Molecule: transfer RNA
Organism: endosymbiont of Sipalinus gigas
RNA sequence: AGAGGAGUAACUUAAAAGGAAAAGUACUGGUCUCCAAAAUCAGUAGUUGAGAGUUAAAAUCUCUCCUCCUCUG
Numbered sequence: 001a002g003a004g005g006a007g008u009a010a011c012u013u014a015a016a017a018g019g020a021a022a023a024g025u026a027c028u029g030g031u032c033u034c035c036a037a038a039a040u041c042a043g044u045a046g047u048u049g050a051g052a053g054u055u056a057a058a059a060u061c062u063c064u065c066c067u068c069c070u071c072u073g
Stems, first nucleotide, its partner, number of pairs: 001072007010025004026044006049065005
């Protein structure tokens, strides 16, 4: 330099063909227990890497940029 892939909650991952973001872990509180742990119930948490564009509607399509990984030279 060229090609491909990834970036979503504090962390790990979902969300095929555009219909509008979910789960586990974690954290907080309750129940249970003599007290904890475990179990169970509820809650907290997202400008979907950044910025533009297309569309009535974008995590998803298009463009530019940033970070990381792999391959080729």